[in-house]
RNA sequence: GCGCAGGCCCGCUCUGUCGCCGCCGGCUCCGGCCGGGGGAGGAAAGUCCGGGCAACACAGAGCACCACGCAAGCUAACGACUUGAUACCCGUGAGGGUAUAGCAGCGUAACAGAGAAUGACCGCCCGCCGGGAUUCCCGGCAGGCAAGGGUGAAAAGGCGGGGUAAGAGCCCACCGCGGAGGCAGCGAUGUCGUCCGGCCGUACGUCUCGUGGGUUGCAAGACCAUGUAUACCGGCAGUCAAGGGUUGCUCGUCCGAUGCCGGGGGGUAGGUUGCUGGAGACGGCAGGCGACUGCCGCCGUAGAUAAAUGACAGAGACCCGGACCUGCGCAGUCCGGGUACAGAACCCGGCUUACAGGGCCUGCAAACCC
Numbered sequence: 001g002c003g004c005a006g007g008c009c010c011g012c013u014c015u016g017u018c019g020c021c022g023c024c025g026g027c028u029c030c031g032g033c034c035g036g037g038g039g040a041g042g043a044a045a046g047u048c049c050g051g052g053c054a055a056c057a058c059a060g061a062g063c064a065c066c067a068c069g070c071a072a073g074c075u076a077a078c079g080a081c082u083u084g085a086u087a088c089c090c091g092u093g094a095g096g097g098u099a100u101a102g103c104a105g106c107g108u109a110a111c112a113g114a115g116a117a118u119g120a121c122c123g124c125c126c127g128c129c130g131g132g133a134u135u136c137c138c139g140g141c142a143g144g145c146a147a148g149g150g151u152g153a154a155a156a157g158g159c160g161g162g163g164u165a166a167g168a169g170c171c172c173a174c175c176g177c178g179g180a181g182g183c184a185g186c187g188a189u190g191u192c193g194u195c196c197g198g199c200c201g202u203a204c205g206u207c208u209c210g211u212g213g214g215u216u217g218c219a220a221g222a223c224c225a226u227g228u229a230u231a232c233c234g235g236c237a238g239u240c241a242a243g244g245g246u247u248g249c250u251c252g253u254c255c256g257a258u259g260c261c262g263g264g265g266g267g268u269a270g271g272u273u274g275c276u277g278g279a280g281a282c283g284g285c286a287g288g289c290g291a292c293u294g295c296c297g298c299c300g301u302a303g304a305u306a307a308a309u310g311a312c313a314g315a316g317a318c319c320c321g322g323a324c325c326u327g328c329g330c331a332g333u334c335c336g337g338g339u340a341c342a343g344a345a346c347c348c349g350g351c352u353u354a355c356a357g358g359g360c361c362u363g364c365a366a367a368c369c370c
Base pairs, nucleotide, nucleotide: 001368003364004363005362006361007360008359009358010357012316013315014314015313016312017311018310020039021038023036024035025034026033027032041341045352046351048350049349050348051347052346053217054216055215056214065213066212067211068210069209070084071083072082073081085100086099087098088097089096090095101208102207105206106205107204108203109202121149122148123145124144125143127141128140129139130138131137132136157175158174160172161171162170176199177197178196179195180194181192182191183190184189221273222272223271224270227268230265232263233262234261235260236259237258243255244254245253246252280299282297283296284295285294286293287292317339318338319337320336321335322334323333324332
């Protein structure tokens, strides 16, 4: 080199022409015009988790639902992230992945197997009965046995000795397991020439416990408000009663048509705001294994609203393929093709997903090539 593992970065450039959205300055016949400068991302995406902000809700408690569940840390916050612990799995290795509160009760455990937890299928053994036979064999009855065989992903701690009719943590040593104590560690946990306990499995689910979650999202919310119509109020004109209220009905009593003028609240179109200077970016120093934090310096308008940030042409860069050249390769020349995923919409911290191609750092492996 090739092949891998982990982490990080970039992700087209320049010129010309014609356009789009804000900002600043100037001019203006108020319609615009001229000049300058700015204008997408690492994921702007999915909208999954967390926070800021905002409106509404809210005495307190419980049930239900959802998420999470080892330890220490980090943070504005988190179910994210960092470092670590234990067990298992994958890889020769660097490394990667999954799980982790509780276990009392309950349920399930395919196939195979006698049995998946009140384990006798084969087998071993005491006794009794019958038969054959000199200590044994065969059959039957009643029991004992988890040592051996066999099944299985998993079979009631392992192994040796004692013991026994045969056996068995029944007893003992060693190993394993659980607890206590000592030591190390903030801790999860690890470890031990110590002590105690003969130690009735595993997985998933149900169940129980702890922690967190009020709801809705900037189309939140706040403000201004033309025209038309209009609640309501006042004045004038006009009518002298159609109708309505009061009541079962009548009387009585109260209100009262319509038009014009003025005032006027709410709300629609539309506009303004929220809106981009922030848990901010970059650089240096310091602390920390790290996530991250502190101090100093320095930088600076994307804010559209049916949604601007684009199109075309030329040149270049990079990559791929083919041909030429060459003993082969590199390099070079020519031709053709490609340059991804994707598009801000209140703002941040994460996660997840998509991505042509290129680069850097650290580490592993050693077969092959130099």
The RNA shown here (Bacterial RNase P class A) has 370 nucleotides. Its Rfam family is "Bacterial RNase P class A". By type it is a ribozyme.